[in-house]
RNA sequence: GGGUCUAUAGUUUCAAUGGUAAAAUGUCGCUCUCCAAAAGCGAAGUUGCUGGUUCGAGUCCAGCUGGACCCG
Numbered sequence: 001g002g003g004u005c006u007a008u009a010g011u012u013u014c015a016a017u018g019g020u021a022a023a024a025u026g027u028c029g030c031u032c033u034c035c036a037a038a039a040g041c042g043a044a045g046u047u048g049c050u051g052g053u054u055c056g057a058g059u060c061c062a063g064c065u066g067g068a069c070c071c072g
Stems, first nucleotide, its partner, number of pairs: 001071007010025004019055001027043005048064005
């Protein structure tokens, strides 16, 4: 220099063909308990950034950024 893949909650990951963003775990609160653990119930929290297409984008398109890899 050329190319491929990838980015979703604090963490690990789902999300058919574009139509309400979700699970586990963690965090916080409550119940239970003499106390704690375990268990049960509830809550907060998320689509890397900037544009485009569309009635509607996590999903499609372009650019940028970060990460992994291949060729030279």

Source information
The RNA shown here (transfer RNA) has 72 nucleotides and comes from a Candidatus Kaiserbacteria bacterium. Its Rfam family is "tRNA". Rfam classes the family as a transfer RNA. Rfam links the family to the GO term triplet codon-amino acid adaptor activity. Its mean pLDDT, the model's own confidence on a scale to 100, is 81. The RNAcentral record of the sequence draws on ENA. Taxonomically the source falls in Candidatus Kaiseribacteriota (Bacteria, Bacteria candidate phyla).